[in-house]
Transfer RNA from an uncultured Atopobiaceae bacterium, 74 nucleotides, folded computationally. Its Rfam family is "tRNA". It is annotated as a transfer RNA. The sequence was found in a public genome assembly.
RNA sequence: GCCCUCGUAGCUCAGUGGAUCAGAGCGCUCGCCUCCGGAGCGAGAGGUCGCGGGUUCGAAUCCCGCCGAGGGUA
Repeated sequence: GCCCUCGUAGCUCAGUGGAUCAGAGCGCUCGCCUCCGGAGCGAGAGGUCGCGGGUUCGAAUCCCGCCGAGGGUA
């Protein structure tokens, strides 16, 4: 250089046949419970879906470029 995979919440990830409001677990905050709690129960906050552009009535999802991570190859 070329090829492949990946990038979604603080962390690990699901969702990639285009349309439900963008989700789960852990973590965090608050409350309940408790003698006290790190256990149990309930509620909540937290995301420009890596960045830019395009297609479309509509994009996390399709197309192009770029950036980053990992792997392969002469």